[in-house]
Context: one part of a larger RNA
RNA sequence: GGAUAAACGCUGGCGGCGCACAUAAGACAUGCAAGUCGAACGAACUUAACUCAUUCUUUUAGAUUGAGAGCGGUUAGUGGCGGACUGGUGAGUAACACGUAAGCAACCUGCCUAUCAGAGGGGAACAACAGUUAGAAAUGACUGCUAAUACCGCAUAUGCCUUGAGUACCACAUGGUACAAAAGGGAAAGGAGCAAUCCGCUGAUAGAUGGGCUUGCGUCUGAUUAGAUAGUUGGUGGGGUAAUGGCCUACCAAGUCGACGAUCAGUAGCCGGACUGAGAGGUUGAACGGCCACAUUGGGACUGAGAUACGGCCCAGACUCCUACGGGAGGCAGCAGUCGGGAAUAUUGCGCAAUGGAGGAAACUCUGACGCAGUGACGCCGCGUGCAGGAAGAAGGUUUUCGGAUUGUAAACUGCUUUAGACAGGGAAGAAACAAGACAGUACCUGUAGAAUAAGCUCCGGCUAACUACGUGCCAGCAGCCGCGGUAAUACGUAGGGAGCAAGCGUUAUCC
Numbered sequence: 001g002g003a004u005a006a007a008c009g010c011u012g013g014c015g016g017c018g019c020a021c022a023u024a025a026g027a028c029a030u031g032c033a034a035g036u037c038g039a040a041c042g043a044a045c046u047u048a049a050c051u052c053a054u055u056c057u058u059u060u061a062g063a064u065u066g067a068g069a070g071c072g073g074u075u076a077g078u079g080g081c082g083g084a085c086u087g088g089u090g091a092g093u094a095a096c097a098c099g100u101a102a103g104c105a106a107c108c109u110g111c112c113u114a115u116c117a118g119a120g121g122g123g124a125a126c127a128a129c130a131g132u133u134a135g136a137a138a139u140g141a142c143u144g145c146u147a148a149u150a151c152c153g154c155a156u157a158u159g160c161c162u163u164g165a166g167u168a169c170c171a172c173a174u175g176g177u178a179c180a181a182a183a184g185g186g187a188a189a190g191g192a193g194c195a196a197u198c199c200g201c202u203g204a205u206a207g208a209u210g211g212g213c214u215u216g217c218g219u220c221u222g223a224u225u226a227g228a229u230a231g232u233u234g235g236u237g238g239g240g241u242a243a244u245g246g247c248c249u250a251c252c253a254a255g256u257c258g259a260c261g262a263u264c265a266g267u268a269g270c271c272g273g274a275c276u277g278a279g280a281g282g283u284u285g286a287a288c289g290g291c292c293a294c295a296u297u298g299g300g301a302c303u304g305a306g307a308u309a310c311g312g313c314c315c316a317g318a319c320u321c322c323u324a325c326g327g328g329a330g331g332c333a334g335c336a337g338u339c340g341g342g343a344a345u346a347u348u349g350c351g352c353a354a355u356g357g358a359g360g361a362a363a364c365u366c367u368g369a370c371g372c373a374g375u376g377a378c379g380c381c382g383c384g385u386g387c388a389g390g391a392a393g394a395a396g397g398u399u400u401u402c403g404g405a406u407u408g409u410a411a412a413c414u415g416c417u418u419u420a421g422a423c424a425g426g427g428a429a430g431a432a433a434c435a436a437g438a439c440a441g442u443a444c445c446u447g448u449a450g451a452a453u454a455a456g457c458u459c460c461g462g463c464u465a466a467c468u469a470c471g472u473g474c475c476a477g478c479a480g481c482c483g484c485g486g487u488a489a490u491a492c493g494u495a496g497g498g499a500g501c502a503a504g505c506g507u508u509a510u511c512c
Base pairs, nucleotide, nucleotide: 001512002511003510004509006508007507008506009505010504013383014382015381016380017379018378019376020375021341026339027338028337030336031335032334035081036080037079040078041077043075044074045073046072050068051067052066053065055063056062057061088294089293090292098218099217100216101215102214103213104212107211108210112207113206114205115204116203117202118201120154122152123151129144130143131142132141133140134139160185161184162183163182166179167178168177169176170175190199191198192197220266221265222264227257228256229255232254233253234252235251236250237249238248239247269291270290271289272288273284274283275282276281296317297316298315299314300313319330320329321328322327347373349372350371351370355369356367357366358365359364386416387415388414389413396407397406398405399404420453422448423447424446425445426444430439456501457500458499459498460497461482462481463480467496468495469494470493471492477484478483
């Protein structure tokens, strides 16, 4: 000098774009953050037109009440898809966690795309509901009824799976591909529509997407850590997995790693990048993007294409809350917000209008993702605080050798302008097709008045731009280094003047 997720002191006009708990992965009141589908299903409630009956009014007709019917609507429950995405945090992790380059002849993949083939015929339940009943509650128990794209057999099955005599080709070690006699096994669901058809369902193949596993290389400090290791290293049989494998197990062998630093200890999420530097390099990993790990602590599995699952389940611990003391409920490292800690870090805001996501045939619903607004000079950038004229060089201040010098064209005064701000009027784009804009009466445009509303901070001995007076008297104090102060201090304090930067200035901390 540059930089910062900064803080502190003094000061503070506006706008744009960013950023904002680095500390206690401390504890959390309250609200919201994951639902959706009635075009899968039964049921309950509600209800328009309409029909019938009844009562009233003066006939046509109108009104009242009741019943039927049922367009439509709402939903607790069964069922489907989604709650494995999005969002948060960095505690753990020195590891195939990450980066990079390969491999899988050892693997899986819902929704999506393409192709081939199919959906025949049956059955039994369980919620909801009704009744009885336990409990303070959370939540149940028993009996009975019922539907389905829920559940279970049977049939069929070219492909598919298991066993597999065999043939051909290929190869990268175990082998792979194609064909294949034979034996065995295994599917399905309907809904909407007048219909056409559409949306679904089942088996198979291929793709795409997303994952899983393995390996080479790279990845902090300490030897005042030198030996470490028994499922340890390898083999065989078996089990398990989507899949390889001590992943697990029985037996057998005695291996395996290590001064090219094993083990142990400490520290740490990794990267693209960011800062700095001429570069080499050094430091760093906030924001944005990719990967990983975690979700009160520890453990476990279930469901599922996918989890060992932040807003799911079970167990144990700590803590908090309710309780009729028998028992229950909870998990903000989601968005706001509270307490605490701290030098220190924001609103319990608006909207789904846009982008994206889930469900749905769609309308649409949900979405603290996201889009916006609010707070903070925290950072970067831009703008303003006026411009021109004006010497009696006014007054006042400071200083003085008392002549003057300086503040200083500075002010007053004269003329002009109106950015930002104020008031008034108009008023968007963002929204591609009818409609639909939170932001927002915002940006922006026009008009009006008036210099009106807007400058500070640090420094002035040298480094280093900028000097005098007074006070103080090794005191009070200053200080980044050298150093200054003991009676004329350009170094302390105040004043005048000056220098620098400027809505900031200075200090502290950290990195180069």